RNA sequence: CAAGAUUCUCGGGGUAAGGUGAAAUUCCUGACCGGCGGUGUUGUUCAAAGCGAACUAAGCCCGCGACUUCUUUUCUCUGUUUUUGAGGAAAGAACUGAUCUGGUGACAAUCCAGAGCCGACGGUAAAGUCCGGAUGAGAGAGGAUCAUA
Numbered sequence: 001c002a003a004g005a006u007u008c009u010c011g012g013g014g015u016a017a018g019g020u021g022a023a024a025u026u027c028c029u030g031a032c033c034g035g036c037g038g039u040g041u042u043g044u045u046c047a048a049a050g051c052g053a054a055c056u057a058a059g060c061c062c063g064c065g066a067c068u069u070c071u072u073u074u075c076u077c078u079g080u081u082u083u084u085g086a087g088g089a090a091a092g093a094a095c096u097g098a099u100c101u102g103g104u105g106a107c108a109a110u111c112c113a114g115a116g117c118c119g120a121c122g123g124u125a126a127a128g129u130c131c132g133g134a135u136g137a138g139a140g141a142g143g144a145u146c147a148u149a
Base pairs, nucleotide, nucleotide: 004146005145006144007143008142009141010140017029018028019027031129032128033119034118035064036063037062038061043055044054045053046052059117060116068094069093070092071091072090073089074088075087076086077085099115100114101113102112103111121132122131123130
């Protein structure tokens, strides 16, 4: 330094102000937010003759996770002649939002400028932002230990 095993820790943000109304952080005007990996005409630092090195850089480009739905297996409870219903777990599948214009340039869906757009389910005056499942799950990130080459 590389791949592996075990284990630990970490791992999501946000309605100011106003209007209507009996009631809205849900409607209207407006405000605010952007998980993880990759890519990269960014930036910073180091090095410097030069080659380089590290960190950083996209909500709407590619992929992943979460949510939701279904199937199979299995467990618990209920019930039973066969059979049924409820809940949990594992695996698999489906579903899975949204960007353009101008500028620079050899090259930009990422830079600069401008204008747009998007955001599970249940509850409730209709919710990306409140409450709830969730002290959950998780893409992944980092550390420790072990053994091998």
Predicted 3D model of a 149-nucleotide RNA (FMN riboswitch aptamer (RFN element)). Rfam family: FMN riboswitch aptamer (RFN element). Rfam links the family to the GO term FMN binding. Rfam's curators write: The RFN element is a highly conserved domain that is found frequently in the 5'-untranslated regions of prokaryotic mRNAs that encode for flavin mononucleotide (FMN) biosynthesis and transport proteins. The model forms 100% of the base pairs in the Rfam consensus. Its mean pLDDT, the model's own confidence on a scale to 100, is 77.